RNAcentral holds the sequence, with entries from Ribocentre. Predicted 3D model of a 75-nucleotide RNA (c-di-GMP-I-GGC riboswitch aptamer) from Ferrimonas marina. Rfam family: c-di-GMP-I-GGC riboswitch aptamer. Gene Ontology term of the family: cyclic-di-GMP binding.
RNA sequence: CACAGUAGUGCCAAACCCGUCGCGAGGCGGGGACGGAAAGCCACGGGUCUCUCGCAGAUAGCCGGGUUGCAUUGU
Numbered sequence: 001c002a003c004a005g006u007a008g009u010g011c012c013a014a015a016c017c018c019g020u021c022g023c024g025a026g027g028c029g030g031g032g033a034c035g036g037a038a039a040g041c042c043a044c045g046g047g048u049c050u051c052u053c054g055c056a057g058a059u060a061g062c063c064g065g066g067u068u069g070c071a072u073u074g075u
Base pairs, nucleotide, nucleotide: 002075003074004073005072006071011036012035016031017030018029019028020027021026034061040067041066042065044064045063046062047059048058049057050056051054
C1' cells in the first nucleotide's frame, strides 16, 4: 500500500413522531434506531422521484465513479 475480516461506555442514524422551510420530491433541528466500516464529502455516468416541464429540481441510506479519513486482526 492492496485485499479480507472484526466493531467499542466512541461515530453516523432508516421508518415513525414533533417543529420549521419548500408547490413538490425533499432539506434542516429535536426525539427515535432499521441499519451502516466511509450511511464522510462531490450530482460526473446510470437509476428512481418532483414540479411551475427546462439550459429546472430532489435523492450521496439506489448503483457506479472521484476525493478525504478511523480502531483492530490476518494475508